[in-house]
RNA sequence: GGAGUCGGCUGGACAGUCGCUGUGUCCAACAGGGCAUGGAGGAAAGUCCGGGCUUCACAGGGCAAGGUGCCAGGUAACGCCUGGGGAAAGCGCCGGCGCCAAACACGCCUGGCGAUUUCACGGAAAGUGCCACAGAAAGCAAACCGCCGAUGGUCGGCAACGACACAGGCAAGGGUGAAAGGGUGCGGCAAGAGCGCACCGCGCGGCUGGCAACAUCCGCGGCACGGCAAACCCCACCUGAAGCAAGGCCAAAUAGGGAUGCCACGGCGCGGCCCGCGCCGCAUCCGGGUAGGCCGCUAGAGACGGCUGGCGACAGCCGUCCCAGAUGAAUGACUGUCCUCGACAGAACCCGGCUUACAGGCCGGCUCCCGCA
RNA sequence: CGGAGCGUAGCGCAGCCUGGUAGCGCACCACAAUGGGGUUGUGGGGGUCGGAGGUUCGAAUCCUCUCGCUCCGACCA
Numbered sequence: 001g002g003a004g005u006c007g008g009c010u011g012g013a014c015a016g017u018c019g020c021u022g023u024g025u026c027c028a029a030c031a032g033g034g035c036a037u038g039g040a041g042g043a044a045a046g047u048c049c050g051g052g053c054u055u056c057a058c059a060g061g062g063c064a065a066g067g068u069g070c071c072a073g074g075u076a077a078c079g080c081c082u083g084g085g086g087a088a089a090g091c092g093c094c095g096g097c098g099c100c101a102a103a104c105a106c107g108c109c110u111g112g113c114g115a116u117u118u119c120a121c122g123g124a125a126a127g128u129g130c131c132a133c134a135g136a137a138a139g140c141a142a143a144c145c146g147c148c149g150a151u152g153g154u155c156g157g158c159a160a161c162g163a164c165a166c167a168g169g170c171a172a173g174g175g176u177g178a179a180a181g182g183g184u185g186c187g188g189c190a191a192g193a194g195c196g197c198a199c200c201g202c203g204c205g206g207c208u209g210g211c212a213a214c215a216u217c218c219g220c221g222g223c224a225c226g227g228c229a230a231a232c233c234c235c236a237c238c239u240g241a242a243g244c245a246a247g248g249c250c251a252a253a254u255a256g257g258g259a260u261g262c263c264a265c266g267g268c269g270c271g272g273c274c275c276g277c278g279c280c281g282c283a284u285c286c287g288g289g290u291a292g293g294c295c296g297c298u299a300g301a302g303a304c305g306g307c308u309g310g311c312g313a314c315a316g317c318c319g320u321c322c323c324a325g326a327u328g329a330a331u332g333a334c335u336g337u338c339c340u341c342g343a344c345a346g347a348a349c350c351c352g353g354c355u356u357a358c359a360g361g362c363c364g365g366c367u368c369c370c371g372c373a
Numbered sequence: 374c375g376g377a378g379c380g381u382a383g384c385g386c387a388g389c390c391u392g393g394u395a396g397c398g399c400a401c402c403a404c405a406a407u408g409g410g411g412u413u414g415u416g417g418g419g420g421u422c423g424g425a426g427g428u429u430c431g432a433a434u435c436c437u438c439u440c441g442c443u444c445c446g447a448c449c450a
Base pairs, nucleotide, nucleotide: 001369002368003367004366005365006364007363008362009361010360012338013337014336015335016334017333018332020039021038022037023036024035025034026033027032041344045355046354048353049352050351051350052349053243054242055241056240060275061274062273063272065239066238067237068236069235070084071083072082073081074080085121086119087118088117089116091114092113093112094111095109096108097107098106122234123233127232128231129228130227131226144174145173146170147169148168151167152166153164154163155162156161182200183199184198185197186196187195201223202221203220204219205218206217208215209214247295248294249293250292257286258285259284260283261282262281266280267279268278269277288449289448290447302321303320304319305318306317307316308315309314339342374446375445376444377443378442379441380440383399384398385397386396393430401417402416403415404414405413406412423439424438425437426436427435
């Protein structure tokens, strides 16, 4: 310097004129006007999670229902974030095997290491269920092609032995499949096979390290244990319900009416059920009226800067600041200058996350390549 | 603003819970019966299950994201 990848920041600038809207203040005290000052976002979005707030419910217990799921920490809380562990994928290097007389190259993979990326990552030796088609066999496995036929049998032969493939043995090789009950190599055998051995994998036990998940090492076991829990389920933990059209106040108006259902072995609280406790009318529909104002409403898990602690998420302390609050619903339009010519998109109770959309610009980390010293 | 539901053939729907062949009615096409049409009968075609990703050997079906459509919700008495 370039390429790839990951992450963060930004999201036209300046000036003028005319509008809209919140607040403060002055004039007017009826509409209104003057001045000052504030006026969309990183996602305001989807409404997918979590919390605040509000109303209702709540003696307590059990069963349901829903959700979450490696470990530790952060947080008001979370399904979020940080750090760690484990696994997988492709790539590179090593190793092994095949090919070869041998080596290189090439091909294959029991395996080891490295950086990168990804992971809805508890349990499949608690139980149930499913695994279509194909295939001999798909879950207490099986034998189609194939290999063998040591042993027994039949035939031939004086015999050694040979033939048959009948009894039977095998699970290496082929084939089916997403998946065929460890892998590679050597030995072994009639042929084979964890049948035996070495290494790797797996399981069990132990030492050490670590808060833990887990890891290293040692010993034992020839392998018993296929996959699916975004199938039911089991285990652990969490969850009362509804949502600002919550809810409260003022004002206005109407028919304090009607119908239906249930009603003490009932109904409601318990808008899931039971035990238990309390209360006595309750629910739905029809018909009628008003659709005005105020509060909730924005000073907050707030923003910015600094210091301290922590690997980090974050926490503590100090200082400074106030930064939308509408309700047919404001946040805009025009003109001029400049540039790299401007994407996705508009608050509606608030906040923390996640996800999705997004033109261009800036910055940083990691890996690889090239050049120079 | 809040809440709930639905997208499967041209139209109206089932299948989804419990994963394995996508089906029904009308419509469409061909043939037969008729002189012709309607009607009837027989046979046939037409679907990437709104889109994308994931789980699984396998997804219309299970999970996540996304797009579109529909419905409900004021207060008083």